């Protein structure tokens, strides 16, 4: 200088953190699915090294030789026919061509194949060789005489089924043998000379052996071809440091084994062999042995450092039906050669005989799966030839395959009525969509015709398989050419409609149970494009094996602890050294790949040509800082002497008191013991208690302390004995002797084991009582093994600081336990300094967080052990310890998507603190027993219509079911409908009566519109057609609205700043206090909102106004009484207004706060009393039948109507209520005293009738005037005496009233008669705290009529609260949690 690192989902309510598991990328010799125009250039049995039918893949040379053959022409001769130069037959002699069975000669060891087997006789990348060969080729000097003897083929003869096979004669070579020659070439011996570090080597030179040859073409020139030798070159053989898979649940392996010394082989070295001597040799730096594998250059991935692969293509290795052997020959132990075995397939006259496709095609098997039995040697390369040539499945081509990379095309431009159709759809629209049509073009691919190729190079001739191809040119005509996946998130891209935890989908994570963007079609959209998707493998994300680049307190993960091998690391200062490092040269690192950069196929793929690179190894020169070796110093790390004190360190003897059990004895009597409460046990044959004496065994109160000691386990009376280690203090000695530490070797808590004593207490197992559903537990009486002790195993623990040792270093602070030292002082305490060990607090810093912090979880070094997702598991098997019980090493299959660890919110505790409420406590008076009324559940029924179901459903919806209501049930009737909008005809509508009928209804009688511009319009009803109406059908779990609860409980939340990585906190906690997050202080918090509290409403006290239908005090009037009247505005009231209460004032208490206590004033006093008003939120609370709606259902019924029935049923259970059980009562008489209400289809009064209930009548009142209306309990007299009654009233007759179309099922009231149950209520259980409980009666709304119920209203009018232990709920803090659907959770076991 260039280049170059991406993340995401998935544990949780959230949140960090670890971790696993998934996807996003890239790649292929691929397979499946679906679809498919063309060309270029590649690639094409990964599986049976399984078996092969058929043809081809190795031959050539006649210029080496000898015959057989053929063709041609000549030549002698002979015969025939026509005829006199010539024609035909046949033979024989040489010659030309030409052809090969056969013998000779070269190739056949290349060239093509697949990769079985081998983890080293391989391969990769170096090096040596004094231990080596080498056809053909090229270069160099020489030679090539004379001669012998066989043989095949051919002829002839014989047998044979077939391959073949046998004897007989005769013959040739460049076949074969000998003999002569011949060098610096080979062999043995000896001399010289020279070199060297040994074995040795080189050189000249003489002597001795021993070894050659072949010719052929051409007239010739010459050229081939032979012999020997040397030299190169190619190619081969051998040896050697270095790398080169996986298991140790393979630890020892090896007799030709290691290695000498002779010998033989061999090109050549060697245990290669052999015979002989000697006990070697390897091995934890992983042998042996089992498993799988050809290796490389390279390919893919990757920032790279690594992983993973070994197809095509290049080198190298091995094989060739399996084994096994040699021959030849330069070269082979030979893929298409020879022997022999074996398997297996084939002919066969049965005697005997062929073969080998992991060559090219083909075939059959096998397999998810891989081609044609093609055409040519024209090219390029091999063989043989002197050449011409001959052969060549090597090669070049071409056929099949989307199998891969690459390039092109299915058309462009213009076109909005934004057509139609299609999909939604709020019916407006939107979108497909410039997209189609339409209209002007191009012509790559196509299709037809026409020209037509390089590839063909040498001295030169001929020759193209590709092929009439490429490739030009000319016409046709948008004609013949788009599918794949997906579309909930990761991840670009959305809606309808069908399915209803069904069919299906899915990479994780999860969809689907009636609205599914996730499934299944549509439409639409998103990617990709002749392909697209899966599926299957490798990288990579994955820092999820970390060298670059990772952990180990608590998530996995420190070894129980010590000592110490080998091994790794090591203190100061020199010298020498260069092994390691650093730097420069040279070889090498094949070529093709890879980048880089020309060039070329129109472009790309692809193909060439230069550079670069190949990070690498060997080999030399230099440097010498550090490390290493070596050799010397130093003294601070280590160690050793001297002086001292401190300690439950350890071994082993022996000693003491206390206490417990027990024997033995007094004393002395009814229990002891033991528990929640009891019993089992002990005790009158004398316990327990007391008190003497005594025997045994274990353990050592106090001292005693987050004090001491040791390596850890661990160690506690007191004395001796042996003994280990720290520590302080000096600074004599040694001079690096250090640290760690795999394997080894020791020591190890308690509980077991063996063998042999002891055995007081306690105590597994076991017996009994007891709790308990049950208790093989807790609890209580008893009680063996054991607990002790001596020797020997066993080796494990939450063996923990869950924190390995070792060294330096980095702020303080104030305890403790051992020494030391200085200052002061007569001396001591104090005070200051340091050293060791020990706990705490505490900066930096670390860290997920929580905590760690000189005792490190902090910075750094150095070594060892672990860790790699959870379950399966510390399990199986194996070998190795143990008497045994077990330990110790230590998996897989299969299975989940998590599992975990800090810390946060809530929630919930038989956790802890502090508050409050009729929550409990104290007390009233109830409920639960009894009759009845009411509403619910069951049950019944044609039908009993429905809906609320813990508090928060059950006198609740419903403020009033005879009929309606209504919804339910039978039974009759209707079908654009009982209602609402549209359109067409028709037409008043509708009342009267009758007649059928339960009744809608039907039929019959009677009647006949408004307005007008006279065209017609409105209205009203009937017909008739669809569109629609209609539903108290379904779904409160699709909703809105409203409403219950929590709870009138005090709480709930935002900004801004702060804190923490973060969910979050923090304000809003703490200290008072309050009815309240009220208020007040303190505070990293200030300040604010919605609640609280107040302001409304009513009640309680007053003032001033104001008055009539309320009132009447003076003053007239008037009455049998009367505010009756006329006036008043004193009072009472009436309504609108205004003050009034603020802890305002006073003393305590408190902190001089808030607040609280007392008192005073005052109608009222500390939110006066009551009422309305109800924060953020939970309860998928309720309600679809108030109303409203989505979807989804019914359409001559789930609508509409009419009668009737039913909602009132009853073996029964439950809830809320009236009345009782009586004397504080009942009845009987006479007499008081309210409030707040309603009244016109309405209250209804004086009078009269009726025992009543009523009824006649109708005066007054739309109301402070009239009525409804008597209040009732109380008070006062009088009676009944304790009973199933003069309590009680059910029930049940008879006779009436009364509303009403109608009173049976099914109303209410009255008289009269009857006169049941019940004598204060089990277990449990509710309400209330002052005008409140209790108790008296009165009025309202619904209503034609029916209240014990609902809502009001007033009279009478109590008791009781010491308190917060306890039951219930509640709100604050705070703590542990494996819950967060939140304790009605989670969850663990057994069985189905």
């Nucleotide at each position: 200088c260039c280049c170059u690192u991406a993340g995401a989902g998935u544990u949780u309510g959230a949140u960090c953190c670890u971790g696993g598991c998934u996807c996003a990328g890239g790649a292929c010799g691929a397979a499946c699915g679906c679809u498919g125009g063309c060309g270029g250039c590649g690639u094409g049995c990964c599986u049976a090294a399984c078996a092969c039918a058929u043809g081809c893949a190795a031959g050539u040379c006649g210029a080496g030789c000898g015959g057989a053959g053929a063709a041609c022409a000549u030549u002698a001769a002979a015969a025939a026919a026509c005829u006199u130069g010539c024609u035909u037959u046949g033979u024989g002699g040489g010659g030309u061509u030409u052809c090969u069975a056969g013998g000779a000669g070269c190739c056949g060891a290349c060239g093509g194949g697949g990769g079985a087997g081998a983890c080293a006789g391989g391969c990769g990348a170096g090096a040596a060789a004094c231990a080596u060969c080498u056809g053909a080729c090229u270069c160099a000097c020489c030679c090539g005489c004379g001669g012998g003897g066989a043989u095949a083929a051919c002829g002839g003869a014989a047998a044979u089924a077939a391959c073949g096979u046998u004897g007989c004669u005769g013959u040739a070579a460049u076949a074969c043998c000998g003999c002569a020659u011949c060098a610096g070439a080979c062999c043995a011996c000896a001399u010289a000379g020279c070199c060297a570090c040994a074995u040795g080597a080189c050189u000249c030179a003489c002597g001795g052996g021993a070894c050659a040859a072949a010719g052929g073409a051409g007239c010739a020139a010459u050229c081939c071809a032979g012999u020997u030798u040397g030299a190169g070159g190619u190619g081969a053989g051998c040896u050697u440091g270095c790398g080169u898979c996986c298991c140790a649940u393979u630890a020892g392996g090896u007799a030709g084994u290691u290695g000498g010394u002779g010998a033989g082989g061999u090109a050549a070295c060697g245990g290669c062999c052999c015979a002989c001597c000697a006990a070697g040799c390897u091995g934890a730096c992983g042998a042996u042995g089992c498993g799988u594998a050809g290796c490389c250059g390279a390919c893919c991935u990757g920032a790279g450092a690594g992983g993973g692969u070994g197809a095509u293509u290049g080198g190298c290795c091995a094989c060739a039906c399996u084994g096994g052997a040699a021959c030849u020959g330069a070269g082979a132990c030979a893929c298409g050669g020879u022997c022999c075995a074996g398997a297996c397939u084939c002919c066969u006259a049965c005697g005997g005989g062929a073969g080998g496709c992991a060559g090219c095609a083909g075939u059959g098997g096998g397999g998810a799966a891989u081609a044609u039995u093609g055409g040519g040697c024209a090219a390029u390369g091999g063989g043989c030839g002197a050449a011409a040539g001959c052969c060549u499945g090597a090669c070049c081509c071409a056929g099949c395959a989307a199998c891969g990379c690459c390039g092109c095309g299915u058309g462009a431009g213009g076109g909005a009525a934004g057509a139609a159709g299609g999909u939604u759809c709020u019916c407006g629209g939107a979108u497909u969509g410039u997209a189609a049509a339409c209209c002007u073009c191009u012509g790559u691919c196509c299709u037809a015709a026409g020209a037509g190729a390089a590839g063909a190079g040498g001295c030169g001739g001929a020759a193209g398989a590709c092929g009439g191809u490429a490739u030009c040119u000319u016409a046709g005509g948008a004609g013949g050419a788009a599918g794949c996946c997906c579309c909930g998130g990761c991840u670009a891209a959305c809606u309808a409609c069908g399915u209803g935890c069904c069919a299906g989908c899915a990479g994780c994570c999860g969809c689907g149970g009636u609205a599914a963007u996730a499934c299944g079609u549509a439409g639409g959209g998103g990617g990709c494009g002749a392909g697209c998707g899966u599926u299957g493998u490798c990288c990579g994300g994955a820092a999820u094996g970390a060298u670059u680049g990772g952990g180990c307190g608590u998530a996995a993960a420190g070894g129980g602890c010590g000592u110490g091998u080998a091994g790794g690391c090591g203190g100061u200062c020199a010298g020498g050294u260069a092994a390691g490092u650093c730097u420069g040269g040279a070889g090498u690192g094949a070529a093709a790949u890879u980048c880089c950069u020309g060039u070329u196929u129109u472009u790309a793929a692809g193909a060439u040509g230069g550079g670069a690179a190949c990070u690498g190894c060997u080999u030399u020169g230099g440097a010498u800082a550090c490390u290493g070796c070596u050799u010397g110093u130093c003294u601070u790390g280590a160690g050793u002497g001297c002086a001292g004190g401190a300690g439950a360190g350890g071994u082993u003897a022996u000693c003491g008191g206390a206490a417990u059990u027990c024997c033995c004895g007094g004393u002395g009597u009814a229990g002891c013991g033991g528990u929640g409460a009891a019993a089992u046990g002990c005790g009158u044959a004398g316990a327990g208690a007391u008190u003497g004496g005594g025997a045994g065994g274990a353990a050592c109160a106090c001292c005693a302390g987050u004090g001491g000691c040791g390596a850890a386990g661990g160690c506690g009376g007191g004395u001796a004995u042996c003994u280990g280690g720290a520590c302080u203090a000096c600074a004599a000695c040694u001079g690096a002797c250090g640290c760690u530490g795999a394997g080894g070797c020791g020591c190890g808590a308690a509980a077991g084991u063996g063998u042999g004593g002891g055995g007081a207490g306690c105590a597994a197992a076991c017996a009994g009582g007891a709790u308990u559903a049950g208790a093989u537990a807790c609890c209580c009486u008893g009680g063996u093994a054991g607990u002790c002790c001596a020797c020997a195993c066993c080796g494990u623990a939450a063996a923990c600081g869950a924190u390995g040792a070792a060294u330096g270093u980095u702020a303080g602070g104030g305890g403790u336990a051992g020494g030391g030292g200085g200052u002061a002082u007569c001396g001591a305490c104090c005070c200051c300094c340091u050293c060791u060990g020990u706990g705490c607090c505490g900066c930096a810093g670390u860290a997920a967080a929580c905590a760690c912090a000189a005792u490190a979880u902090g910075c750094a070094u150095u070594u060892c052990c672990c860790c790699u997702g959870g379950g399966g598991a510390g399990u199986g098997c194996g070998g190795g310890c143990g008497c045994a019980a077990g330990g110790g090493u230590g998996a897989a299959a299969c299975u989940c998507a998590a599992a975990a660890g800090a810390a946060u919110u809530g929630a919930g505790g038989g956790g802890g603190g502090c508050c409050c409420g009729c929550a409990c406590a104290c007390g009233c008076a109830g409920c639960g027993g009894a009759g009845c009324a009411u509403g619910u559940g069951g049950u019944u029924u044609a039908a009993u219509u429905u809906g609320a179901c813990g508090c928060a459903a059950c006198g609740c919806g419903a403020a009033g079911a005879g009929c309606c209501c209504u919804u339910u049930c039978a039974g009759g009737u209707c079908u654009u409908g009982a209602c609402a909008u549209c359109c067409a005809g028709u037409u008043a509508a509708g009342c009267u009566u009758g007649u059928a009928g339960a009744g809608a209804u039907a039929c019959a009688u009677u009647g006949u519109g408004u307005c007008u511009u006279c065209g017609g319009a409105c209205a009203u009803a009937c017909u008739g057609a669809g569109a629609c109406a209609g539903g108290u059908g379904g779904u409160g779990c699709a909703u809105g609205g409203u409403u219950g609860u929590u709870g009138u409980c005090g709480g709930c939340u935002g900004g801004u700043g702060u804190u923490g990585u973060g969910a979050g906190a923090a304000g809003a906690u703490g200290g008072g206090g309050u009815a309240a997050g009220u208020c007040c202080u303190c505070c990293a918090a200030c300040g604010a909102g919605g609640g609280c509290a107040a302001c409304c409403c009513u009640u309680g006290c007053u003032g001033a106004u104001a008055g009539u239908u309320a009132u009447u005090a003076a003053c007239g009037u008037g009455u049998a009484a009367a505010g009756g009247u006329g006036a008043g505005g004193c009072c009472u009231u009436u309504a609108g207004u205004a003050g009034g209460a603020c802890u305002g004032c006073c003393g305590g208490g408190g902190a001089c706060a808030a607040c609280u206590u007392g008192g005073a004033g005052g109608a009222a006093g500390g939110u006066g009393g009551g009422g309305a008003a109800g924060a953020c939120g939970u309860c998928a609370a309720a309600u679809c039948a108030u109303c409203a709606u989505g979807c989804c259902c019914c359409u001559u019924a789930u609508g509409a109507u009419c009668u009737g029935g039913g909602c009132u049923a009853c073996a029964c259970a439950c809830g809320u209520g009236c009345u009782a059980c009586a004397a504080u009562g009942g009845c009987c008489g006479g007499u008081a005293c309210a409030a707040a209400g309603g009244g016109a289809a309405g209250c209804g009064a004086u009078a009269c009738c009726g025992c009543g209930a009523g009824g006649u009548g109708g005066a007054g009142c739309a109301g402070a005037u009239c009525u409804c209306a008597a209040a009732a309990a109380a008070a006062c007299a009088g009676u009944c005496u304790c009973a199933g009654u003069u309590c009680g009233g059910a029930u049940u007759g008879u006779g009436g009233g009364c509303u009403g179309c109608a009173a049976c099922c099914c109303g209410c009231c009255c008289a009269c008669a009857u006169g049941a149950a019940g004598u204060c209520g089990g277990a449990g259980u509710u309400g209330c705290u002052a005008g409140u409980a209790a108790u008296c009666g009165c009025g309202g709304a619904u209503c034609a009529g029916c209240a014990u119920g609902c809502c009001g209203c007033g009279g009478u009018g109590a008791a009781u609260a010491c308190g917060u232990u306890c039951c219930c709920g509640g709100g604050c803090c705070u703590u542990g949690c494996a819950c967060u659907c939140a304790c009605c959770g989670c969850c663990c076991g057994u069985c189905a």

This is a predicted structure of a 1392-nucleotide RNA (small-subunit ribosomal RNA) from an uncultured bacterium. The RNAcentral record of the sequence draws on Greengenes.